[in-house]
RNA sequence: UGCAAGUCGAACGGGCUUCUCCUUUUCGGAGGGGAGGUGAGUGGCGGACGGGUGAGUAGCACGUGGAUGACGUGCCCUGGUGUGGGGGAUACCCUUCAGAAAUGAGGGUUAAUACCGCAUACGAUCCUUCGGGUAAGCCGAGGGAGGAAAGCUUCUGGGCAACUGGAGGCGCAGCGGGAGCGGUCCGCGGCCGAUUAGCUAGUUGGUGGGGUAAGAGCUCACCAAGGCGUCGAUCGAUAGCUGGUCUGAGAGGAUGAUCAGCCACACUGGGAUUGAGAACGGCCCAGACUCCUACGGGGGGCAGCAGUGAGGGAUCUUCGGCAAUGGGGGAAACCCUGACCGAGCAACGCCGCGUGCGGGAUGACGGCCUUCGGGUUGUAAACCGCUUUUCUGUGGGACGAGAAUGGACGGUACCACAGGAAGAAGUCUCGGCUAACUACGUGCCAGCAGCCGCGGUAAUACGUAGGAGACGAGCGUUGUCCGGAGUUACUGGGCGUAAAGGGUGCGCAGGCGGCCCCUUAAGGUGGCGGUGAAAGCUCCUGGCUCAACUGGGAGAGGGCCGUGACGACUGGGGGGCUUGAGGCUCGGAGAGGGACGUGGAAUUCCGGGUGGAGCGGUGAAAUGCGUAGAGAUCCGGAAGAACACCGACGGCGAAGGCAGCGUCCUGGCCGAGUACUGACGCUCAGGCACGAAAGCGCGGGGAGCAAACAGGAUUAGAUACCCUGGUAGUCCGCGCCGUAAACGAUGUCCACCAGGUGCCGGGGGUAUCGACCCCCUCGGUGCCGUAGCUCACGUGAUGAGUGGACCGCCUGGGGAGUACGGCCGCAAGGUUAAAACUCAAAGGAAUUGACGGGGGCCCGCACAAGCAGCGGAGUGUGUGGUUUAAUUCGAAGCAACGCGAAGCACCUUACCCAGGUUUGACAUGGCGUCGCACCACCGGGAGACCGGUGUGCCCGCAAGGGACGGCGUCACAGGUGCUGCAUGGCUGUCGUCAGCUCGUGCCGUGAGGUGUUGGGUUAAGUCCCCUAACGAGCGCAACCCCCGGGGUCGGUUGGGGUACCCCCCCGCUCCGGCCCGACUGCCGCGCGCAACGCGGAGGAAGGUGGGGAUGACGUCAAGUCAGCACGGCCCUUACGUCUGGGGCGACACACACACUACAAUGGCCGGGGCAAUGGGUGGCCACCUCGCGAGAGGGCGCUAAUCUCCAAGCCCGGUCUCAGUUCGGAUCGCAGGCUGCAACUCGCCUGCGUGAAGCUGGAGUUGCUAGUAACCGCGGGUCAGCAUACCGCGGUGAAUACGUUCCCGGGCCUUGUACACACCGCCCGUCACACCAUGGAAGCCGGCAACACCUGAAGCCGGUGGGCCAACACCUCGAAAGAGGUGGGGCAGCCGUCGAGGGUGGGGUCGGUGACUGGGGUGAAGUCGUAACAAGGUAGCCGUACCGGAAGGUGCGGCUGGAUCACCUCCUUU
Repeated sequence: UGCAAGUCGAACGGGCUUCUCCUUUUCGGAGGGGAGGUGAGUGGCGGACGGGUGAGUAGCACGUGGAUGACGUGCCCUGGUGUGGGGGAUACCCUUCAGAAAUGAGGGUUAAUACCGCAUACGAUCCUUCGGGUAAGCCGAGGGAGGAAAGCUUCUGGGCAACUGGAGGCGCAGCGGGAGCGGUCCGCGGCCGAUUAGCUAGUUGGUGGGGUAAGAGCUCACCAAGGCGUCGAUCGAUAGCUGGUCUGAGAGGAUGAUCAGCCACACUGGGAUUGAGAACGGCCCAGACUCCUACGGGGGGCAGCAGUGAGGGAUCUUCGGCAAUGGGGGAAACCCUGACCGAGCAACGCCGCGUGCGGGAUGACGGCCUUCGGGUUGUAAACCGCUUUUCUGUGGGACGAGAAUGGACGGUACCACAGGAAGAAGUCUCGGCUAACUACGUGCCAGCAGCCGCGGUAAUACGUAGGAGACGAGCGUUGUCCGGAGUUACUGGGCGUAAAGGGUGCGCAGGCGGCCCCUUAAGGUGGCGGUGAAAGCUCCUGGCUCAACUGGGAGAGGGCCGUGACGACUGGGGGGCUUGAGGCUCGGAGAGGGACGUGGAAUUCCGGGUGGAGCGGUGAAAUGCGUAGAGAUCCGGAAGAACACCGACGGCGAAGGCAGCGUCCUGGCCGAGUACUGACGCUCAGGCACGAAAGCGCGGGGAGCAAACAGGAUUAGAUACCCUGGUAGUCCGCGCCGUAAACGAUGUCCACCAGGUGCCGGGGGUAUCGACCCCCUCGGUGCCGUAGCUCACGUGAUGAGUGGACCGCCUGGGGAGUACGGCCGCAAGGUUAAAACUCAAAGGAAUUGACGGGGGCCCGCACAAGCAGCGGAGUGUGUGGUUUAAUUCGAAGCAACGCGAAGCACCUUACCCAGGUUUGACAUGGCGUCGCACCACCGGGAGACCGGUGUGCCCGCAAGGGACGGCGUCACAGGUGCUGCAUGGCUGUCGUCAGCUCGUGCCGUGAGGUGUUGGGUUAAGUCCCCUAACGAGCGCAACCCCCGGGGUCGGUUGGGGUACCCCCCCGCUCCGGCCCGACUGCCGCGCGCAACGCGGAGGAAGGUGGGGAUGACGUCAAGUCAGCACGGCCCUUACGUCUGGGGCGACACACACACUACAAUGGCCGGGGCAAUGGGUGGCCACCUCGCGAGAGGGCGCUAAUCUCCAAGCCCGGUCUCAGUUCGGAUCGCAGGCUGCAACUCGCCUGCGUGAAGCUGGAGUUGCUAGUAACCGCGGGUCAGCAUACCGCGGUGAAUACGUUCCCGGGCCUUGUACACACCGCCCGUCACACCAUGGAAGCCGGCAACACCUGAAGCCGGUGGGCCAACACCUCGAAAGAGGUGGGGCAGCCGUCGAGGGUGGGGUCGGUGACUGGGGUGAAGUCGUAACAAGGUAGCCGUACCGGAAGGUGCGGCUGGAUCACCUCCUUU
């Protein structure tokens, strides 16, 4: 903005208009009739249906079943009756006026199916009488009163017409019935909150009046004081209800789009009018908003169909048609119909279909991966053949329309022909759940993520690619609901320790209730009848090609109602019973409760005596007390509190709890007996009472103890633990509080279901002298244990077993038993009790480890006992640190630090500076070119290197080829660059410790256990015994090597003898091979007949004879990418490579490991004597000469049992005489030697000179148990040279071990655990910072619903009504027409009640916000401490009180959910 509710001229009058006829005409026209159209009006019917929406509503709104004897009903159907005769108006229209408009006012004319009287009245209605009947307003009869109506039209006849007759149609009026629709009432059913517990004044009822279609406080007057509510009233919050829909095995849960029924609403609120019925597209009023305006005043209501704006994550065409179905009007034609039928848009959903089918391996190209072989994409493609659903074109062409006309959809569906594989594939995923894996990039970044969790340099988890998986015109995500979830448990859960038993009892309501009989029929059961709309759902069947969709038939539909039946069970009524319960009699035990008395011990204080220096206290001390006389001791006195022994695992009580003794009062319990009552019972929401300790109020009391507090200690600190004091309090009376680990962490009651044993109380039996013993039994209280139960632990007649009754409580952790609100309290606080937010857990029991300032047993030079050291000095070496151009790198507690280094001047060398070089110093291969190769020489240069000169070799006739080399080039080389947290290999370490496992069996739901534990024994998981275990493996031991005795064989270069050689001999020394020997074998003792231990004999050796090699499963992400190897990454004229020089050697310091010392057990000088392992030809070197010496020059022998290198300490003699020395040798100077291209930085050695520190080493710390420690030297490897190091060798050769308490490490068993990257663990609170949500808060702002008062529109009702009014009646005038008056009736206006809204006020409630403030949560590496977990280092925890930076500490009472040791008691086993 358009459309969505009009229609009827056959109800009525008139206007305009078209056609036509007649009359008339001055031809302009005028008049009349007929047929049609049309706008407005009167009138009728319809606008109360249809269409939209879900705001409100927790209600008889809805659903279901009833009631209406308490009601209505237009149109429709039906029965019967009537439709007679009059009257007065009015709109339209004309005219005047007002107004911008909307519209209004006055005057005049007029019609009707409009309006009003009159007549008639079967029956309706009212009154009355009578009869029948009901609980009731029901039915029938008589009398009285009293109320109706409208006409139009078709055909036909008469008439010029008006009009009239007949037949019919449509109407109209009143009455009865029906159908359908509606009003009202009632039972039952379906949401949340009790942090809403009381609500109610027309409220509840009555009487009467009013009102309605109709019952009713619906309304009013009066009277009474009721009504509702824990079976949830009221209030708040939320919400339209249902058929159904989604889900689910079901029960249930969630939901209420489309379709259908009901309700409510129509801008918001109020109101009436009309009508059969009431208001989306009617009216009036108020308000908000919006539009027009001439500012005076008016208009409007899309939650109809389209459409627009805005908001939003998001939701369509301003389409066609009334052809069908349906609706309104009309007699009909027909008109209207955004209802509806269709089309359009959107994959929004459901269903169907296609994007091709077959063949096709050089398995093409390309991509990706690769172990470089290949694999994969993949028959996939190309290519060949075929088909045409769909599509396009052409042609035909519907059903939907029951006789005819009429088709929006629609030239659509469908059919035929032609064309051509032609136009048509995506989305998500690939770590597990969960189906699908590789590469690259990235490097706790970027990112992913539903949960667990991925990403910090090899990411199947991020991104990309290839490949794969899933679904497919869809796919994925998000949101929501149900499911899984037995995770609110009705079906179908729980509460000892996981969340959960109320602190305890009494007890109203409620729930449940013993045995027998009768009755009833509420519950119950099945039968019959009604209902449970349609659609939907299920089954059968039909129509669109199928399906979705849809037609038909049948079924289901918990439920509700009616009816009759039954009588077991529950309930109701009645009667009875004794077993449940109670009572009575007689006994009994007891720290049960209350009151009043009373007793002794002890502590403290006071007085006195004696006495004289300490006491007290602790781990040790100190504070404190004491010569003013303490403590100690004796006597006397005072006061308060608690009651030793008995005493217990014992008793009593509902629980809390209760303890000297006596008396009084009093509750409960038990036993025996019983002739009483007769179900009187059990449980218990609320309620009431009791309720440890602490705490509070008032008043007493106060000895001891003791929060707070003070002081002393401890400590880094010590607001603690310990000590000295000490006030509340602890005690009493009265009143509060009402909580505890108020625990058996186990509610009360009843029944049933193996036993054994102890204790307390009572009774009985046999027997007896007996009260002993024994047996039976009731009540209570412990332990063990069967079945069963339990996740396990455990429980087990005192149940956590099997059942029953009732109550309480739980539903992940934190936030939080907190906030707010309520209730209680004097307060402290208690009780009831959330949410936001946050986490992926929190938790129970048990298992294996690890750990403990837990326990037991046992080892080790672990301690102890010893010896020698280190730590002090100087020096060497290594390391840290520092320095530097570089001081290359690694190793890091033990288990890095004389380690990699078994040899740093160059080299090594990896570092630094400088100079070169780029296929490279080195390997392999290809191509081109040169012949310059090797070697030698020359020049430059620090050298590397650069430049130059000379000469070739092999095959081949030659061309050419080859080796080698140079140059160029391509592949590649090279890297001590990174990662030992990618690795191999090797190694260290626990640890040469005695352990670590497996198979089968057995036990356990399982992790796992058993075996492997236990008793002995051992060096040993060594062996023995026992044993639900029996065996076995890796370790231990043994087998191997060396040393020690012997035998035998062999033996030169070895040994001995012979003066020597040859030779010979050997029983000795030595070397080598083989063998013997030692096995607890023998004896004795001990033990358990064992294993084994102790002692002894013999023996060279004795209980593994000594030493070595040998290192289980594993641990330390231990060490090494720099020994080597190797994945990945990085560098490529350099992070490669070559060269010269420097550095690795620095030096204020610190540490580690050593050497040498500090001296007389010694130094020095002289003399003498003795090893072993080993090495040696680029070597070891005899011997000689020289040199003080290092060494040099010669040079024999030896490739080695042959030659050679070789001792020192030691012994003898001398000297030194306690001194910084004749100790000690650092440091420095000078002079030499040796190696080497070269000793400046930076080697070793020699001689002379110099002669430092140091006089035995603090705290602390190392090694060693016998040929060991200690002391002494020797050799070797490395190596040109360089050894205080390392690896070996021999010489001399001790001391000590009571013992296992302690330190360290380890093994086994056991215990606790909040630890499991395992105590170097875990973890608490304050504080600081950041973020988040939240409580309080002066206030500020807003919403909602009430209340009081004021005001009060429209309107209904009532009153009034002087103004106004045609109809009716009466009267007057008039002949009449008509006029006037009065009355009846009505209206405006006014008054009043009510009344939406508005205003004022004080409150209520909810929300928002709020300076500031409280705690809470969260946050890789902040601060302070250490509270908890082990005995957590003071056991912890609960309640309470006080105190303190904080965790927390302390007091009082309680708990064990405390370790350990000891004792006691009970039980079990032997």